[in-house]
RNA sequence: GGAGUUGGCCAGGCAGCCGCUGUGCGGGAAACCGCAUGGAGGAAAGUCCGGGCUCCACAGGGCAGGGUGCCAGGUAACGCCUGGGCGCUAUAAGCCGAAGGCGCGAGUCUUCGACCCAAGGCGACGGAAAGUGCAACAGAGAGCAGACCGCCGAUGGCCAGUCGCAAGAUUGGAUCAGGCAAGGGUGAAACGGUGCGGUAAGAGCGCACCGCAGACGUGGCAACACGGACGGCACGGUAAACCCCACCCGGAGCAAGGCCAAAUAGGCAGGCGCGUCUUCGGACAUCGGCGGCCCGCCGAAGCCUGCGGGUAGGCUGCAAGAGGCGACGGGCGACCGUCGUCCCAGAUGAAUGGCUGCCCACGACAGAACCCGGCUUAUCGGCCAACUCCACCU
Numbered sequence: 001g002g003a004g005u006u007g008g009c010c011a012g013g014c015a016g017c018c019g020c021u022g023u024g025c026g027g028g029a030a031a032c033c034g035c036a037u038g039g040a041g042g043a044a045a046g047u048c049c050g051g052g053c054u055c056c057a058c059a060g061g062g063c064a065g066g067g068u069g070c071c072a073g074g075u076a077a078c079g080c081c082u083g084g085g086c087g088c089u090a091u092a093a094g095c096c097g098a099a100g101g102c103g104c105g106a107g108u109c110u111u112c113g114a115c116c117c118a119a120g121g122c123g124a125c126g127g128a129a130a131g132u133g134c135a136a137c138a139g140a141g142a143g144c145a146g147a148c149c150g151c152c153g154a155u156g157g158c159c160a161g162u163c164g165c166a167a168g169a170u171u172g173g174a175u176c177a178g179g180c181a182a183g184g185g186u187g188a189a190a191c192g193g194u195g196c197g198g199u200a201a202g203a204g205c206g207c208a209c210c211g212c213a214g215a216c217g218u219g220g221c222a223a224c225a226c227g228g229a230c231g232g233c234a235c236g237g238u239a240a241a242c243c244c245c246a247c248c249c250g251g252a253g254c255a256a257g258g259c260c261a262a263a264u265a266g267g268c269a270g271g272c273g274c275g276u277c278u279u280c281g282g283a284c285a286u287c288g289g290c291g292g293c294c295c296g297c298c299g300a301a302g303c304c305u306g307c308g309g310g311u312a313g314g315c316u317g318c319a320a321g322a323g324g325c326g327a328c329g330g331g332c333g334a335c336c337g338u339c340g341u342c343c344c345a346g347a348u349g350a351a352u353g354g355c356u357g358c359c360c361a362c363g364a365c366a367g368a369a370c371c372c373g374g375c376u377u378a379u380c381g382g383c384c385a386a387c388u389c390c391a392c393c394u
Stems, first nucleotide, its partner, number of pairs: 001390010012359007020039008041365001045376002048374005053253004065249005070084005085125001086123004096113007126244002131242002133238002148184002150180003155177003158173006192210006211233001212231001216227004257316004267307006275284003286300005323342008360363001
């Protein structure tokens, strides 16, 4: 310098004017006004995990149900993060080759192909020698399997030939029984793979290498890795099938919950009232309503005070927190500790906006509602760092 991968940060800027809203101060009886100051995000989103907080339940243990699942660490906790292990896996430039173009030429450019492939990416990644189940189609056979094509003719028959008096011997056939699983074929998968020996043909039958199981040794906290013997191929796949093992999980949610508290109705307590006469039909008196007043008509047993529950409504929860920034220390890292410093949205018809001007790289996705840690999804573009491969220079 080129090519790539991963991670972090930013999220148009500046100025003026007009608004909205939280807080503080001042003014005002109040409505409100003035000044100062704060005012969305990296995802505020999906509500998928985990926790704080609140109320209810709860001796302890178990069953049922749900979740998690390589190992170690981090954390308040997690299905998250960090480091490690194992398995799978992509590709750029470059190098090599071919074709074509350009060039007098050394060469160079484009396209294509092959090889070596990096940092990286992905993984529900415990158990299939506890048990049960499942595997369409194809195929002979799909689980302690199987023989369609094929291979064999060692063995026992059969048929034919030859020899032999005969018993029988021997040659041939692939005809019966049988042996085999190398090769072909089916399938996602066919009971270790390759090679040599061996054999009638074959076969872990024997051997070498590779793979695999258990035990041992070494390294590692561990997952696991490596090693040389040994075994003889046992133990095919599937647990995002039941199941088994280990660990974790009580329920509901800020419309949680707490406080203040009107009117009406109802509850409790206290006080006052419910008149007089009567032959019981009524009369009289008092009060209230209609009405300007009278007559008249109608009505009359409740009224007042206090307390408590509770509704509307209001306040709170509610913004100082697993908080931000900086320094130092510990750790590979996630992260942790100490010190210093800062206060940084808090609405409830729900604020965080609009207009104008200038500049540039012309501006994406998107709007808090109790809070926090994650994951996932959406996103114009820009900056920085680390790592890897290649080329060149010193």
This is a predicted structure of a 394-nucleotide RNA (Bacterial RNase P class A) from a Hydrogenophilales bacterium. It matches the Rfam family "Bacterial RNase P class A". The family's RNA type in Rfam is ribozyme. Its mean pLDDT, the model's own confidence on a scale to 100, is 77. It was read from a public genome assembly, where an Rfam model found it.